A computed fold for a 73-nucleotide RNA from an uncultured Bacilli bacterium, annotated as transfer RNA. It was read from a public genome assembly. Rfam family: tRNA. Rfam classes the family as a transfer RNA.
RNA sequence: GACUCGUUAGCUCAGCCGGUAGAGCACUUGACUUUUAAUCAAGGGGUCAUGCGUUCGAAUCGCAUACGAGUCA
Numbered sequence: 001g002a003c004u005c006g007u008u009a010g011c012u013c014a015g016c017c018g019g020u021a022g023a024g025c026a027c028u029u030g031a032c033u034u035u036u037a038a039u040c041a042a043g044g045g046g047u048c049a050u051g052c053g054u055u056c057g058a059a060u061c062g063c064a065u066a067c068g069a070g071u072c073a
Base pairs, nucleotide, nucleotide: 001072002071003070004069005068006067007066010025011024012023013022019056027043028042029041030040031039049065050064051063052062053061
């Protein structure tokens, strides 16, 4: 320098072919319990890396950039 893959909640990750963004763990509150733990119920938390574009509509498609991993030179 060229190319490939990845970037989504505090963490680990789903989200296929464009149609209101989810799970587990963690966190908060409540129930239960003498207390803790466990269990059960409810809740909070997101600029989908950033920008631009396509579209009625983008996490998803296109381009550029940033960061990480890898292959080649």